[in-house]
RNA sequence: GAGUUAUCCAGAAAGGUGGAGGGACGGGCCCUGUGAAACCUUGGCAACCUGCGAAAGCAAGGUGCCAAUUCCUGCCGCGAACUGCGGAGAGAUGUCGA
Numbered sequence: 001g002a003g004u005u006a007u008c009c010a011g012a013a014a015g016g017u018g019g020a021g022g023g024a025c026g027g028g029c030c031c032u033g034u035g036a037a038a039c040c041u042u043g044g045c046a047a048c049c050u051g052c053g054a055a056a057g058c059a060a061g062g063u064g065c066c067a068a069u070u071c072c073u074g075c076c077g078c079g080a081a082c083u084g085c086g087g088a089g090a091g092a093u094g095u096c097g098a
Stems, first nucleotide, its partner, number of pairs: 003096001005094004013042005021031003025074004043066003048062002050059003070090001075087004
């Protein structure tokens, strides 16, 4: 990296370095010199794996995460149309995995 499967309307930021980008991609719409990305430190959220337990649950070792629903949308269906609703796809994270 392929595949598998579960979840994705909840939750959780300060400081230092840095110095212009970032929100996966296209279109939107946003965030950003009142300081982007990245790195470091500290803190926090959550509970997939893990440990304990008969269970409820508890803990927090391994990941993950800490603007906006995965920020919205893209394809299909419903709908006269707008708004909207449902599903898929894509993506993210974890589990399993020859």